A computed fold for an 87-nucleotide RNA from Firmicutes bacterium UBA4874, annotated as c-di-GMP-I riboswitch aptamer. Its mean pLDDT, the model's own confidence on a scale to 100, is 88. It was read from a public genome assembly, where an Rfam model found it. Rfam family: c-di-GMP-I riboswitch aptamer. Its family is annotated with cyclic-di-GMP binding in the Gene Ontology.
This record gives sequence, C1' cells and structure tokens, in this order.
RNA sequence: GUUAGUUAAGGGCAAACUUUCCGAAAGGUAAGGACGCAAAGCCAAGGAUCUAAAGUGCAAUUGCAUUAUGAUACCCUGGCUACCAUG
Repeated sequence: GUUAGUUAAGGGCAAACUUUCCGAAAGGUAAGGACGCAAAGCCAAGGAUCUAAAGUGCAAUUGCAUUAUGAUACCCUGGCUACCAUG
C1' cells in the first nucleotide's frame, strides 16, 4: 500500500414511535428514542420502488386512469472516502 472483516479497543450512525417545522403527497429538518448497521459515511450514474401537485385523457358530483420535473443512499448495483485488533 492492497485485501479480508469483528466487539479486540476506541468509537460512530440511528429504525419504529413521539413532538416540531417544511412539503400537494411520497418524504425530509430539529429534539427525544434505539430496530439494527463494518461503511446504516458521501454521490441520484443505472435499475427498482413510493408519491401525483401541475399536465394529459375519460367521466360528470366533485371522481378514475396515466405521468416525475419530486422522493427513497436503512432497496440493489456502481463510484468516491475512511478507524482498527488480527490474517
């Protein structure tokens, strides 16, 4: 330097849920809280999934369908960076 990965040490992040704010929604921010995570650090490039405001089509009792320019990095692939016992 590269690669493998575990409580050996020092640690880190934080699901559901509650409160708060933003958002049409999906979802996100902040605080609490821990299901878990060896990249559960960062990136929306590819796939997948979620939402449907605006748009479009149909309908005509306030709807139905479709659609991402929106979202998910704790869905997968990929890219970049990184602590450490040991091999």